[in-house]
Context: one part of a larger RNA
Molecule: small-subunit ribosomal RNA, central domain
Organism: uncultured prokaryote
RNA sequence: UUGGGCGUAAAGCGCGUGUAGGCGGUUCGAUAGGUCCGAUGUGAAAACUCGAGGCUCAACUUCGAGAGGUCAUUUGGAAACUGUAUGGCUUGAGUCCGGAAAGAGGAGACUGGAAUUCCUGGUGUAGCGGUGAAAUGCGCAGAUAUCAAGGAAGAACACCGGGUGGCGAAGGCGGCCCUCUGGAAUGGUACUGACGCUGAGGCGCGAAAGCUGGGGGAGCGAACGGGAUUAGAUACCCCGGUAGUCCCAGCCGUAAACGAUGGGCAACUAGGUGUGGGAGGUGUCGACUCCUUUCCGUGACGAAGUUAACGCAUUAAGUGCCCCGCCUGGGGAGUACGGCCGCAAGGUUGAAACUC
Numbered sequence: 001u002u003g004g005g006c007g008u009a010a011a012g013c014g015c016g017u018g019u020a021g022g023c024g025g026u027u028c029g030a031u032a033g034g035u036c037c038g039a040u041g042u043g044a045a046a047a048c049u050c051g052a053g054g055c056u057c058a059a060c061u062u063c064g065a066g067a068g069g070u071c072a073u074u075u076g077g078a079a080a081c082u083g084u085a086u087g088g089c090u091u092g093a094g095u096c097c098g099g100a101a102a103g104a105g106g107a108g109a110c111u112g113g114a115a116u117u118c119c120u121g122g123u124g125u126a127g128c129g130g131u132g133a134a135a136u137g138c139g140c141a142g143a144u145a146u147c148a149a150g151g152a153a154g155a156a157c158a159c160c161g162g163g164u165g166g167c168g169a170a171g172g173c174g175g176c177c178c179u180c181u182g183g184a185a186u187g188g189u190a191c192u193g194a195c196g197c198u199g200a201g202g203c204g205c206g207a208a209a210g211c212u213g214g215g216g217g218a219g220c221g222a223a224c225g226g227g228a229u230u231a232g233a234u235a236c237c238c239c240g241g242u243a244g245u246c247c248c249a250g251c252c253g254u255a256a257a258c259g260a261u262g263g264g265c266a267a268c269u270a271g272g273u274g275u276g277g278g279a280g281g282u283g284u285c286g287a288c289u290c291c292u293u294u295c296c297g298u299g300a301c302g303a304a305g306u307u308a309a310c311g312c313a314u315u316a317a318g319u320g321c322c323c324c325g326c327c328u329g330g331g332g333a334g335u336a337c338g339g340c341c342g343c344a345a346g347g348u349u350g351a352a353a354c355u356c
Stems, first nucleotide, its partner, number of pairs: 003328004007310002012324001014205004021198003025089003030084002033082002035078003038074004042069001048066007092195001093192003096188003105181004111175001112157001116153004121147003127138002166173002210251006219245002224240004262323004267319002271301001273299009283288001305312002329356003338349004
């Protein structure tokens, strides 16, 4: 490289947007680049295959023919497929309209109560706290407990039929109210008329930790100090406690970034059952309830099929098509070197010797 693969064996980029490229619905005619057919030229000789001949045969050899191509030319031809330019179509895609329909989707601003800690004051007295048991620690300079009138601060939002629930591309999102704002779904079928899918590079987003500058600091708490435990105890347990955790601005760009499962499809392939959002119908005076149908989402089962097995199974890991990424024995190693990025930490790209 080919082939075969990528849920768990090596392998799906963390996610999106989108450039080039690849691929692409339906129809009429046109064209003839690809494609197909023909003609001409050429494809040296030798070799190869076939036929005939020469060495007594054969090997060998001579002659003739054939075969051999992403080849060239063609003012020769075909028009199904593909391409090209053009005209149509509406199912794909998008736009528009509808509802006091759902939602922890995003940003900003404001606000609430519970709890915690601290401060002031009252009551009150000798303990409190902590553990397996203790001790360090706190407390007669009045703690713990309790009350209040209280005050201050920061951070997080208990309960919720909080849910195998919802929203978001992913990361992720949870008190209440307000402002701004993104998206999906559903119904209508008014409009555009293939405008689509994927996507090397590029660009953007991206948990936690970490970094820079400025603020903030209640609780928690790496590091660190102390007390225990222990043979030791650089731990697990206890008392403290700094960075950090929070906010603003800017970096970092990684995770078991997981469904360990790339995206799309008008794709196709038994079912029953639960749940969220819409639409339609039946019943009802109505609220509403029930039934059924249907669209979108989300669970647990399960036939066919598939799988090495486990399992997956209309949310496929089944059957297909298109596009991208990635894998190719273990270790060495996600290391070295170089490049690019970063303030740094480091990230990204990514070997070899050697060894089994």